RNA sequence: GGAAGAGUGGCAGAGUGGUCGAAUGCAACGGUCUUGAAAACCGUCGUGCGGGGAACCGUACCGUGGGUUCGAAUCCCACCUCUUCCGCCA
Numbered sequence: 001g002g003a004a005g006a007g008u009g010g011c012a013g014a015g016u017g018g019u020c021g022a023a024u025g026c027a028a029c030g031g032u033c034u035u036g037a038a039a040a041c042c043g044u045c046g047u048g049c050g051g052g053g054a055a056c057c058g059u060a061c062c063g064u065g066g067g068u069u070c071g072a073a074u075c076c077c078a079c080c081u082c083u084u085c086c087g088c089c090a
Stems, first nucleotide, its partner, number of pairs: 001086007010026003018070001028044005046061006063079005
């Protein structure tokens, strides 16, 4: 230099045009159990901004920026990062 694949809540990871800010697992938090822990079980659980006394509500966010579409995590383009393969120089 060329080709291919990948990037999704704190971590892993499914989802490949609509019912998806989004499964599942781990982690975290609260509880039950225990003399105390662990394990197990039950419940909760992304972030930013705005509103609200709170509960909660609205909105945006799937590497970054554009585009296509009524509608994009998903399709197209550019860029960034990582992985693999091929090639070149020494």

Predicted 3D model of a 90-nucleotide RNA (transfer RNA) from Alteripontixanthobacter maritimus.
The coordinates come from a structure-prediction model, not an experiment, and the mean pLDDT is 80.
The organism belongs to Alteripontixanthobacter, within Bacteria.
The sequence is in RNAcentral, with records from ENA.